[in-house]
RNA sequence: GUUUCCAUGGAUUAGUUGGCUAUAUCGUGUGCCUCACACGCACAAGAUCGUGGGUUCGAGCCCCACUGGAAACA
Numbered sequence: 001g002u003u004u005c006c007a008u009g010g011a012u013u014a015g016u017u018g019g020c021u022a023u024a025u026c027g028u029g030u031g032c033c034u035c036a037c038a039c040g041c042a043c044a045a046g047a048u049c050g051u052g053g054g055u056u057c058g059a060g061c062c063c064c065a066c067u068g069g070a071a072a073c074a
Base pairs, nucleotide, nucleotide: 001073002072003071004070005069006068007067010026011025012024019057028044029043030042031041032040050066051065052064053063054062
C1' cells in the first nucleotide's frame, strides 16, 4: 500500500433479504425466602446499536467517508 472481517446496556452477545416497543445470559438495585448469608423466585434500572453523512414513508440491518481493533497478501 491492497483486500477481508469486527464495533449493539457495566461484560459477553442475538437480531432471518429494512417494518411498529432492540434479545438472552452474567452483573447491579429492590422485594420475597433464611436466625443470617448463599442458592432460588419476582420486579426494576441500564444501550437513540463506534462517529458523521446518504438512500428510503421507514435503517441495528443497505451505500459512502472517517475512527478504533483483528487477519491475509505485498
This is a predicted structure of a 74-nucleotide RNA (transfer RNA) from Carpediemonas membranifera. RNAcentral holds the sequence, with entries from Rfam. It matches the Rfam family "tRNA". About the family: Transfer RNA (tRNA) molecules are approximately 80 nucleotides in length. By type it is a transfer RNA. Gene Ontology term of the family: triplet codon-amino acid adaptor activity.